RNA sequence: AUCCGACAAGGGCAAACCCGACCGAAAGGCGGGGGCGCAAAGUCACCGGCCUAACGGCAUGGAGGAAUCCAUCCCAUGGCAGCGGAGCCGCCGGA
Numbered sequence: 001a002u003c004c005g006a007c008a009a010g011g012g013c014a015a016a017c018c019c020g021a022c023c024g025a026a027a028g029g030c031g032g033g034g035g036c037g038c039a040a041a042g043u044c045a046c047c048g049g050c051c052u053a054a055c056g057g058c059a060u061g062g063a064g065g066a067a068u069c070c071a072u073c074c075c076a077u078g079g080c081a082g083c084g085g086a087g088c089c090g091c092c093g094g095a
Stems, first nucleotide, its partner, number of pairs: 002095004012038002017033004022029002036082001042088002046085003049080003056074002059072005
């Protein structure tokens, strides 16, 4: 340096679910509990994918005298790294 994770040691992370008199429009995040799992379940939204749709829309329908409002649809500038790929970095052991 590369490959591997069968054995060992010290450890690490933490799904669902529950709680928050926390953040957020939501998705989601954060904190506490919990522990399904994880050898990169460390990091990173660059590519694909997925979630949400506040703002916005010359979209559709409805209400209204009108301003405008309501519903649906579209939209990421919002997210997910425990969906896959790429990038960066790393503990122990073995070959």
Overview
The RNA shown here (c-di-GMP-I riboswitch aptamer) has 95 nucleotides and comes from a Rhodocyclaceae bacterium. The coordinates come from a structure-prediction model, not an experiment, and the mean pLDDT is 89. Of the family's consensus pairs, 100% are formed in the model.